[in-house]
RNA sequence: GUCUCAUCAAGAGAGGUGGAGGGACCGGCCCGCAGAAGCCUCGGCAACCAACCGCAUCAGCCAGAGAAACCUGACUGAUUCCGAUACUGGUGCCAAUUCCGGCAGGCAAACAAGCCUGACAGAUGGGAG
Numbered sequence: 001g002u003c004u005c006a007u008c009a010a011g012a013g014a015g016g017u018g019g020a021g022g023g024a025c026c027g028g029c030c031c032g033c034a035g036a037a038g039c040c041u042c043g044g045c046a047a048c049c050a051a052c053c054g055c056a057u058c059a060g061c062c063a064g065a066g067a068a069a070c071c072u073g074a075c076u077g078a079u080u081c082c083g084a085u086a087c088u089g090g091u092g093c094c095a096a097u098u099c100c101g102g103c104a105g106g107c108a109a110a111c112a113a114g115c116c117u118g119a120c121a122g123a124u125g126g127g128a129g
Base pairs, nucleotide, nucleotide: 002128003127004126005125006124007123008122013042014041015040016039017038021031022030023029025102026101027100028099043094044093045092048090049089050088051085053083054082056079057078058077059076060075062073063072064071098121103118104117105116106115107114
């Protein structure tokens, strides 16, 4: 880089270094010499994956009851969904809704130029090849 799934209106920044850009792209509008990007240090947010716990289901085994099927309970193991935790690990993130729009449809309006829905694109994570 390709395919696929989920999420994207919440949340969370200081110091050092650096020295003019940054917000993916295009248009707009912002941020920036009262210091941009990048890099380093420390801190934080969140809960995608791992981890741990609960519920549930299934299997095994043991006990009780029973003529038996079945039922009840303890323990062990496995697992989809759901819920919870945040000490730890893998990422991610810490201006503005993904900053807004870009394509299509709908509503409103014509001294108006706004709102809604869905795509596209993008970002992050999981999985596949």